[in-house]
Molecule: transfer RNA
Organism: Planctomycetota bacterium
RNA sequence: UCCUCGGUAGCUCAGCGGUAGAGUAGGUGGCUGUUAACCACUUGGUCGCGUGUUCGAAUCACGCCCGAGGAGCCA
Numbered sequence: 001u002c003c004u005c006g007g008u009a010g011c012u013c014a015g016c017g018g019u020a021g022a023g024u025a026g027g028u029g030g031c032u033g034u035u036a037a038c039c040a041c042u043u044g045g046u047c048g049c050g051u052g053u054u055c056g057a058a059u060c061a062c063g064c065c066c067g068a069g070g071a072g073c074c075a
Base pairs, nucleotide, nucleotide: 001071002070003069004068005067006066007065010024011023012022013021018055026042027041028040029039030038048064049063050062051061052060
């Protein structure tokens, strides 16, 4: 330098054009002699950044940033 994959809730991930979810964690309550476990409810998001395409973008295009892997170059 080039190629591929990835970046979404605190964490691990799903969602791949129709307006964002699960598990877990956190909070509140229930249950229990107490804790844990279990059950119910609930908080939590600039979807890496910018621009564009579109009626509509997490999703498509271009540029950039970060991470992993591969190739190449120099030594």